[in-house]
Context: one part of a larger RNA
Molecule: large-subunit ribosomal RNA, domain IV
Organism: Bacteroidales bacterium
C1' cells in the first nucleotide's frame, strides 16, 4: 500500500453527479398516531414509555418493597422518519451473462371477423389436426389498460364495407374483311421440222391455312354511398372598445374540417436559467402559479386519483469517517529483511 473488519475529538453531508457507503433505527408489552381515502387503508404512520433477580400480596393479568452491574430485549437475529412531485394503477413479468424500468402483462372498456366442414393457425399442397369434443355471455384479430369525470370536429385522401344503374375491361364467343395457296384460265416462250411445249408472269372457282373489325363477354376499377374507440387530419392575414394595453366584435383568404373538455416552460417549451411566487445566507435542479402549446390533447386515450413501487425528482429530521482530516487497532495479502 491494498482488501476484509473494529473505534474515533469537534463539526455533521460542509463529501459527491447523486447521503453512493456506512451509520442511525430495530424483536416484544404499553400509550399514541395526521392529512387523505376506493372508508379497506393510510398504520409498525409519526411521537412516546416499560422489560434483569429476590421477597410479599393475589386464581391470575398484576401490585407493592428490597437488591446488583458500565450495560436487564445484557449475545446472536431483527424496520431509519417524514414532506412534496413525476410516470405507471395494484401482485405480477423481462433484456440467461452491463439495463427490472415510466417498457411488458393486467383486469377494464371499445372496435372487427366468424352461422360452425366457423373464422383464423399449422401443414410446399394434401390428408390431417389446432380452433374445440367448444358455438356469438363463443372464438380468433386491433387497440385501450384499476377506479372517477370524460372522450369533441372533419370521410376530401387512404382502406373497410354496403350498392350496383352507367363508363372502362381479360380469357373466350363472334366473325364484317383480308391475306396465302391453288385447278384451271390468259400472257410467255428455252426447244423441237411440226405436233407439242419447261421457267417465268398476270388472273384465279371449289377446298385448305393464316390474321382478323363491329359486336356480345365477369370481378376489378371508374362511379354511388357509409364508416374515425378505422389509417389519418383538425388554418392565415388585417382591422376594431373615450389613457394605454388587450380585442368579446368586424373584413378577407383557404380547407374535408380548422384543436372543444381539460391540461400546459409538461418524460413535451427552442428562445430559457421564460416570468412570479415559495423553499435557501445563496436554487440552471424542485413546488405553486402564469399562457407567448418553436412543436399537449381526448382509447397512439385527456384530465385527476386513495393505495402500491429494490422506480425516477425535489426537500426536511434523525444519524453518520461521505467530508473537513486524518488517526489508531485486528486479520489476511502484497511487499522489504531473514
Nucleotide at each position: 500500500c491494498c482488501a476484509c473488519g473494529g473505534c474515533c475529538a469537534a463539526g455533521g453531508a460542509a463529501c459527491u453527479a447523486g447521503g453512493c457507503a456506512a451509520a442511525c433505527u430495530g424483536g416484544c408489552c404499553c400509550c399514541g398516531u395526521a392529512a387523505c381515502u376506493u372508508a379497506g387503508g393510510g398504520a409498525g404512520a409519526a411521537g412516546g414509555g416499560g422489560a434483569c433477580c429476590c421477597c410479599c400480596c393475589g386464581c391470575g393479568a398484576g401490585g407493592g418493597g428490597g437488591g446488583c452491574g458500565c450495560a436487564g430485549a445484557g449475545a446472536a437475529a431483527u424496520g431509519g422518519c417524514c414532506c412534496a412531485g413525476g410516470c405507471g394503477a395494484c401482485u405480477g413479468u423481462u433484456u440467461a451473462c452491463c439495463a427490472a424500468a415510466a417498457a411488458c402483462a393486467c383486469a377494464u372498456g371499445g372496435c372487427u371477423a366468424u352461422g360452425c366442414g366457423a373464422a383464423g393457425u399449422c401443414g410446399a399442397g394434401g390428408a390431417g389436426a389446432c380452433g374445440a369434443a367448444g358455438a356469438a355471455u363463443a372464438u380468433g384479430g386491433c387497440c385501450u389498460g384499476a377506479c372517477a369525470c370524460c372522450u369533441g370536429c372533419c370521410c376530401g385522401g387512404u382502406g373497410a364495407c354496403g350498392g350496383a344503374a352507367g363508363g372502362u375491361u381479360a380469357a373466350g364467343g363472334g366473325g364484317g374483311g383480308g391475306g396465302c395457296u391453288g385447278a384451271g384460265c390468259g400472257c410467255g416462250g428455252a426447244g423441237g421440222a411440226g405436233a407439242c411445249g419447261a421457267a417465268g408472269c398476270g388472273c384465279g372457282g371449289g377446298g385448305g391455312c393464316c390474321c382478323g373489325a363491329g359486336c356480345c363477354g365477369a370481378a376489378g376499377c371508374c362511379c354511388c354511398g357509409u364508416u374515425a374507440a378505422a389509417c389519418g387530419g383538425c388554418g392565415g392575414c388585417c382591422g376594431u372598445a373615450a389613457c394605454u394595453a388587450u380585442a368579446a366584435c368586424g373584413g378577407u383568404c383557404c380547407u374535408a374540417a380548422g384543436g372543444u373538455a381539460g391540461c400546459g416552460a409538461a418524460a413535451u417549451u427552442c428562445c430559457u436559467u421564460g416570468u412570479c411566487g415559495g423553499g435557501u445566507a445563496a436554487g440552471u435542479u424542485c413546488c405553486g402559479a402564469c399562457c407567448u402549446g418553436c412543436a399537449c390533447g381526448a382509447a397512439c386515450g385527456g384530465u385527476g386519483u386513495a393505495a402500491c413501487g429494490a422506480u425516477c425528482u425535489g426537500g426536511g429530521c434523525g444519524c453518520u469517517g461521505u467530508c473537513u482530516c486524518g488517526g489508531c487497532c485486528g486479520u489476511g495479502a502484497g511487499c522489504u529483511c531473514g